This is a predicted structure of a 107-nucleotide RNA (Guanidine-I riboswitch aptamer) from Mycolicibacterium austroafricanum. The sequence is in RNAcentral, with records from Rfam.
[in-house]
RNA sequence: GUGGGGCGCGUCUAGGGUUCCGCCGUUCGCGGGUCUGGUCCGAGAGACGCAGGCGGCCCGGCGGUGAUGCCGGGGUCGUUCCACGGCGGGAUAAAAGCCCGGGAGAC
Numbered sequence: 001g002u003g004g005g006g007c008g009c010g011u012c013u014a015g016g017g018u019u020c021c022g023c024c025g026u027u028c029g030c031g032g033g034u035c036u037g038g039u040c041c042g043a044g045a046g047a048c049g050c051a052g053g054c055g056g057c058c059c060g061g062c063g064g065u066g067a068u069g070c071c072g073g074g075g076u077c078g079u080u081c082c083a084c085g086g087c088g089g090g091a092u093a094a095a096a097g098c099c100c101g102g103g104a105g106a107c
Stems, first nucleotide, its partner, number of pairs: 008050005015041002020038002022035001023032003052080008060071003082102001084105001088100003
């Protein structure tokens, strides 16, 4: 310098809006998120957990029996780092730290 990986799922949070409920107003048709909220959406760069990867040890299986060996099986311990970021577009009722996106770009 180039390429690849850094993944998946669940429960939440920051955040987000307005279908539904509630609330407020009403000329009772409806209107209001410039209503704290419940439902709802929700993080690569937030939290926790599960699964997975990698490494050590133990057990098991195969082979052998003199040891070495082989395994996509089980358990357990450890590890799984770092991470500034638009404009614009998309979905849904709608918006967003959602998706495009660990993208463009910057350091």